[in-house]
RNA sequence: GGGCCUAUAGCUCAGCUGGCUAGAGCGUACGACUGAUAAUCGUAAGGUCGAUGGUUCGAGUCCAUCUAGGCCCACCA
Numbered sequence: 001g002g003g004c005c006u007a008u009a010g011c012u013c014a015g016c017u018g019g020c021u022a023g024a025g026c027g028u029a030c031g032a033c034u035g036a037u038a039a040u041c042g043u044a045a046g047g048u049c050g051a052u053g054g055u056u057c058g059a060g061u062c063c064a065u066c067u068a069g070g071c072c073c074a075c076c077a
Stems, first nucleotide, its partner, number of pairs: 001073007010026004019057001028044005050066005
């Protein structure tokens, strides 16, 4: 220098062919249960979907640029 992949909740991830309110598990808080704890069950909080623009009636999803991380190739030594 060229190409590819990834970025969504504190963590690990799902989200199909763009569609109406963005989800799961774990974790956290509270409650139930128990003599008490663990386990189990219930409820809740927690997100401007990496950034900026664009397309569209509508974008996590499509397009462009950029950022960060990873992989491959080339080049130099």